[in-house]
The RNA shown here (c-di-GMP-I riboswitch aptamer) has 86 nucleotides and comes from a soil metagenome. It matches the Rfam family "c-di-GMP-I riboswitch aptamer". Rfam describes the family as follows. GEMM was predicted in a large-scale screen for bacterial structured RNA regulatory elements. The coordinates come from a structure-prediction model, not an experiment, and the mean pLDDT is 86.
RNA sequence: GAAAACCGCAAACCCACCGAAAGGUGGCGACGCAAAGCUACGAGGCUAAAGCGCUGAGACGGCGCCACGUCAGUCGAGCUACCGAA
Repeated sequence: GAAAACCGCAAACCCACCGAAAGGUGGCGACGCAAAGCUACGAGGCUAAAGCGCUGAGACGGCGCCACGUCAGUCGAGCUACCGAA
C1' cells in the first nucleotide's frame, strides 16, 4: 500500500509498586497508531539526585548551572517484522 481480511499495540484519568525527579513497571481503560516493534547514533523535549558556583550564622535551607537520568507515542537514522488485492 485497499474504506479488504487477520493478528496486534494502548494516550489521558484512577490504583499499586520503583525512582530525588523526569519517568518506568503492573492493573484498569481506549486517545490514538500500519511499525505506537527494537536501538539514545544525530537533533530536540523533560528532570536535576550527585557535582560545581552563589547565598546563608547554620540546616537535611534558598537560587543558578549541569546528564552520567529519562522520552522510541517529537523528528531523523539504523535494525527487525505480520497481512497483502489491483